């Protein structure tokens, strides 16, 4: 000096990822509330058993969660899910489900899209999981051109490009 190995630090992908604040539709002419009628059945409040409200007319009449847009930030395992747990919570009680938040530790997903089916939601939005399809992004490997481009295969972030300082086989 190299090959390697672990490690800093800065990058890059594009309808890129999250936070926040403002505003707009939706939920909804729904819950609530107030007068009046009448006050049985039926069906409903995730699921079983039990309980307990709920029923009609007129009038008043929201909200939260999700969601679009703008504006600001914060970054490229950004971020998201999924396990476990704890705590609130889901008309009360039990058993089990959902959901919301906090951890933690391993698992999976390079992005971001279209369709399809399941879940979840008031929803045809919109989010997640699966599956597929073509797109894009690294990086190999193999052919072509030439100035780093184009074809085609396959792998995927614990990845990759740039760099720095440790070690250092042969």
């Nucleotide at each position: 000096a190299u090959a390697a190995a672990a490690g800093g630090u800065a990058g890059a992908g594009g309808c890129g990822c999250g936070g926040a604040a403002a505003u707009u539709a939706u939920c909804a002419g729904u819950a609530u509330c107030u007068g009046g009628a009448u006050u049985a059945a039926a069906g409903a409040u995730u699921a079983a058993a039990g309980c307990a409200u709920c029923u009609c007319c007129a009038g008043u009449g929201a909200a939260a969660g999700g969601a679009g847009u703008u504006u600001u930030u914060g970054c490229c395992g950004a971020a998201g899910c999924g396990u476990a747990u704890a705590g609130c919570u889901u008309g009360c009680u039990u058993u089990a489900g959902g959901g919301c938040u906090g951890u933690a530790u391993u698992g999976c997903u390079g992005g971001g899209g279209g369709u399809a089916c399941a879940c979840a939601g008031a929803a045809u939005a919109u989010g997640u999981g699966u599956a597929u399809c073509a797109c894009u992004g690294u990086c190999a490997c193999a052919a072509g051109u030439u100035a780093u481009c184009u074809u085609g295969u396959g792998u995927u972030g614990g990845g990759c490009u740039a760099u720095c300082a440790u070690u250092g086989a042969g």
Predicted 3D model of a 170-nucleotide RNA (Lysine riboswitch aptamer) from Peptostreptococcus sp. D1.